[in-house]
RNA sequence: CUCGAUAAGGGCAAACCCGCCGUAAGGCGGGGACGCAAAGCCACGGGUCCACCCGUCAACGGGGGGACGGCCGGGUUGCCGAAA
Numbered sequence: 001c002u003c004g005a006u007a008a009g010g011g012c013a014a015a016c017c018c019g020c021c022g023u024a025a026g027g028c029g030g031g032g033a034c035g036c037a038a039a040g041c042c043a044c045g046g047g048u049c050c051a052c053c054c055g056u057c058a059a060c061g062g063g064g065g066g067a068c069g070g071c072c073g074g075g076u077u078g079c080c081g082a083a084a
């Protein structure tokens, strides 16, 4: 360095519930733990989702916005140290 223990000390927190914010996707705080070795950080590529506008009988297509990092890549920083 790769790697990742039924290791040690810590960390985060899905669903669900409550409050607040947002048209919505969703976000924030509290409770709560399914999980997580980057479930730290960055919307850069893909993807999914939302409302709006345009076209269409419709299915759907297009546009510019927005959300998700716990969907997959990529970038970047980083704790511990058994086995290999």
Stems, first nucleotide, its partner, number of pairs: 002084001003081002011036002016031006034070001040076003044073003047068004052063004
This is a predicted structure of an 84-nucleotide RNA (c-di-GMP-I-GGC riboswitch aptamer) from a Pirellulales bacterium. The source organism's lineage runs through Bacteria, Pseudomonadati, Planctomycetota, Planctomycetia and Pirellulales.